[in-house]
């Protein structure tokens, strides 16, 4: 330079055209002499970015920036 992949909540990942979920991790309550555990709730996310198709895009096409591996 080529080719392939991944990019979604603090981390670690689901999600495959119809209003984005999960376990951990944060908070708040119970519950204990208190801590942990354990159990119920709350919060948290312009889906890497920018455009295109389409009644509807995290998804499906282009573009580009990041990260990984391969190839030369």
């Nucleotide at each position: 330079g080529c080719c392939a992949c991944u990019u979604u909540a603090g981390c670690u990942c689901a999600g495959c055209g119809g209003u984005a979920g999960a376990g951990c991790a944060g908070c708040u309550c119970a519950c204990u002499c208190g801590u942990a555990a354990u159990g119920a709730g709350c919060a948290g996310g312009u889906c890497g970015u920018g455009g295109g198709u389409u009644c509807a895009a995290a998804u499906c096409c282009c573009a580009u920036g990041a990260g990984u591996g391969g190839c030369u």

The RNA shown here (transfer RNA) has 72 nucleotides and comes from a Bacteroidales bacterium. Its Rfam family is "tRNA". Gene Ontology term of the family: triplet codon-amino acid adaptor activity. It is annotated as a transfer RNA. The coordinates come from a structure-prediction model, not an experiment, and the mean pLDDT is 83. NCBI's taxonomy places the organism under Bacteria, Pseudomonadati, Bacteroidota, Bacteroidia, Bacteroidales.